[in-house]
This is a predicted structure of a 111-nucleotide RNA (SAM riboswitch aptamer (S box leader)) from Pedobacter sp. Its mean pLDDT, the model's own confidence on a scale to 100, is 81. Of the family's consensus pairs, 97% are formed in the model. It matches the Rfam family "SAM riboswitch aptamer (S box leader)". From the family's description: The SAM riboswitch is found upstream of a number of genes which code for proteins involved in methionine or cysteine biosynthesis in Gram-positive bacteria.

RNA sequence: UGCUUAUAGAGAAAGACGGAGGGAUUAGACCCUGCGAAGUCUUAGCAACCUGUGCUUACAAGGUGCUAAAUUCUACUGAAGCGGCAGUUAAGCCCUUCUGAAAGAUAAGUU
Numbered sequence: 001u002g003c004u005u006a007u008a009g010a011g012a013a014a015g016a017c018g019g020a021g022g023g024a025u026u027a028g029a030c031c032c033u034g035c036g037a038a039g040u041c042u043u044a045g046c047a048a049c050c051u052g053u054g055c056u057u058a059c060a061a062g063g064u065g066c067u068a069a070a071u072u073c074u075a076c077u078g079a080a081g082c083g084g085c086a087g088u089u090a091a092g093c094c095c096u097u098c099u100g101a102a103a104g105a106u107a108a109g110u111u
Base pairs, nucleotide, nucleotide: 002110003109004108005107006106007105013043014042015041016040017039021032022031023030026075027074028073029072044067045066046065048064049063050062051060052059053058071103076100078098079097080096081095083094084093085092
C1' cells in the first nucleotide's frame, strides 16, 4: 500500500509558531476563517476501537484516535406521503421522510 471485520446523529480546550485558506475527492449548496484558516509543537480534555479492572453494568486512560456544524447536507437503489407541477389509461418531474448501498474516516487483524 492492499484486503477483512466493526463503529460513528453523543462527548471534549487553550497557548506558541504560522499567515490564507478549510470542511476527503467530483458536482451543487451551506458553513467556519485576519476577533487568525491549513500545518507543526506543548499542555489539557473526550472516551470510538484495542488494552486493563470489573462482571451486565461501570471504571481506568496504557496504545491509536478525536476535541464546529449527523461522515455539514444532497447525489446511487428501494419505498412512503391529506404534498406540489403536469396530465386524464397513464407515464413523468419536484419536495419531504425512511431505508439500504457506494465512497471516505477510525480501530483491530492480516498481506